Molecule: Bacterial RNase P class A
Organism: Roseovarius ramblicola
RNA sequence: GCGGAGGGCCGGAUGGCCGCGACACCCCGGAAACGGGGUGGCGAGGAAAGUCCGGACUCCACAAGACGGCGGUGCCGGGUAACGCCCGGCCGGGGCAACCCGAGGGAAAGCGCCACAGAAAACAGACCGCCCAGCCGCGUCGGCUUUGCCGGGUUGGCUGGGCAAGGGUGAAACGGUGGGGUAAAAGCCCACCGCGGGACGGGCAACCGGACCGGCACGGCAAGCCCCACCGGGAGCAAUGCCGAAUAGGGACCGCGCGCGGGGGCAGGUCGGGCAACCGAUACCGCCCGCAGGCCACGUCUUGGCCCGGCGGUCCGGGUAGGCAGCUAGAGGCGCGCGGGCAACCGCGCGUCGAGACGAAUGGUCAUCCGAAGGGGGCCCCGCGCCCCCGGGACAGAAUCCGGCUUACAGGCCCUCCGCGCGC
Numbered sequence: 001g002c003g004g005a006g007g008g009c010c011g012g013a014u015g016g017c018c019g020c021g022a023c024a025c026c027c028c029g030g031a032a033a034c035g036g037g038g039u040g041g042c043g044a045g046g047a048a049a050g051u052c053c054g055g056a057c058u059c060c061a062c063a064a065g066a067c068g069g070c071g072g073u074g075c076c077g078g079g080u081a082a083c084g085c086c087c088g089g090c091c092g093g094g095g096c097a098a099c100c101c102g103a104g105g106g107a108a109a110g111c112g113c114c115a116c117a118g119a120a121a122a123c124a125g126a127c128c129g130c131c132c133a134g135c136c137g138c139g140u141c142g143g144c145u146u147u148g149c150c151g152g153g154u155u156g157g158c159u160g161g162g163c164a165a166g167g168g169u170g171a172a173a174c175g176g177u178g179g180g181g182u183a184a185a186a187g188c189c190c191a192c193c194g195c196g197g198g199a200c201g202g203g204c205a206a207c208c209g210g211a212c213c214g215g216c217a218c219g220g221c222a223a224g225c226c227c228c229a230c231c232g233g234g235a236g237c238a239a240u241g242c243c244g245a246a247u248a249g250g251g252a253c254c255g256c257g258c259g260c261g262g263g264g265g266c267a268g269g270u271c272g273g274g275c276a277a278c279c280g281a282u283a284c285c286g287c288c289c290g291c292a293g294g295c296c297a298c299g300u301c302u303u304g305g306c307c308c309g310g311c312g313g314u315c316c317g318g319g320u321a322g323g324c325a326g327c328u329a330g331a332g333g334c335g336c337g338c339g340g341g342c343a344a345c346c347g348c349g350c351g352u353c354g355a356g357a358c359g360a361a362u363g364g365u366c367a368u369c370c371g372a373a374g375g376g377g378g379c380c381c382c383g384c385g386c387c388c389c390c391g392g393g394a395c396a397g398a399a400u401c402c403g404g405c406u407u408a409c410a411g412g413c414c415c416u417c418c419g420c421g422c423g424c
Stems, first nucleotide, its partner, number of pairs: 001420010012369007020043002023040007045395001049406002052404005057236004070232005075089005090104001091102004105227002110225002112221003127167002129163009140152005175193006194216001195214003200209003240325004250316007259291005268285002270281004293307004332353009370393001374390006
């Protein structure tokens, strides 16, 4: 210098002016509630987001234990209030390396599945092929007792048998390479590699090493059922508690032509009993008819039709709107120092910080500065250079609160490490 790996941090800056939210104090008005004004410090994020895990808190449910069901987690050790998070390690895979990735328990408890291709996909099996024997055919060579017979090798087919080396398929084919062996072959035998078991040694453990033994069995999938171990009540701040209107509706009492009379049912209401189903009582209310009342119709009378069972007041109780609490100082954040630990993290000391809204504040503007891509111009040592101008500020935004994870993000800064090249 080029290329790469891991980690941390920032997320426009400063000031003026005008606003907004909650709080504290002061002044003015007011009996108070409250209203007005002033001053002061405070007022979004690294993700406030997704609501995916784990908790705090609240209400509801719940004797305890065992077994079973359902859901989750899943190498080992540690951290933590807890976790599916974090740290360290192990194993497997990728990379020259820094480093990265892994739903990483059990397939010798049982069941199930293994597409396509291929002969065969799990109690193995045999398509092509290789080998042996017998028979048949064709050509050829040799011999002889020559219209034929015998023999050899080669070649094609059929039948019987042996083999799984080679070919080909697949994600995966019942160990691999080499040698011996054989008719051809094969762990059939041998060496090495792999595999299984394994005394013993190391490590808290996962796991690692391994004398020696075994010719090799036990394919893969648990992100299919399943088995094993561990964990798990439900709902969520719209939780939950308190206060509580107006209007409508419910109840009690009082007043008002509030009414009066009659009828009917093995009972709608009401009352009593019972956990309930239900049982018992009762014509008081509701129901039906008539009178009375109101309207048709300004007044009176007659006749007819229609309508109403109410209106007003006081009090009580439930709910709603609304208000208050929950609510933000807590497993707190940040900085520095010391101590323990490889680390995550833990302990101690000192200092410092502090939104709590709810039809939901956290904004606007001006000045100076910073600013990537892109565009224009100039300079020049013509480059990935320098200067000037234009342009231009990511993702996003609290809503009970914490610990994580994940996702989004303009641009910038810092640290450590690896590989290659060059120079000294």